[in-house]
RNA sequence: GCGUCAUUAGCUCAGUGGUAGAGCACCAUUCUUAUAAAAUGGGGGUCCAUGGUUCGAUUCCAUGCUGACGCA
Numbered sequence: 001g002c003g004u005c006a007u008u009a010g011c012u013c014a015g016u017g018g019u020a021g022a023g024c025a026c027c028a029u030u031c032u033u034a035u036a037a038a039a040u041g042g043g044g045g046u047c048c049a050u051g052g053u054u055c056g057a058u059u060c061c062a063u064g065c066u067g068a069c070g071c072a
Stems, first nucleotide, its partner, number of pairs: 001071006010024004018055001026042005048064005
């Protein structure tokens, strides 16, 4: 330099055009002498950025940032 892949909650990841979810973690309550475990409930997101297509974009397209891998 070229190519491919990834980028979504604190972490690991789903989500193939119609108002964004799970597990773990966190907070509260119950239970317990207390802790842990368990049960119930709750908070937390400009979906990497900027444009474009569309009635509507996390999703499609372009460019860029960052990371990983391959080739030279």
This is a predicted structure of a 72-nucleotide RNA (transfer RNA) from a bacterium. Rfam family: tRNA. It is annotated as a transfer RNA.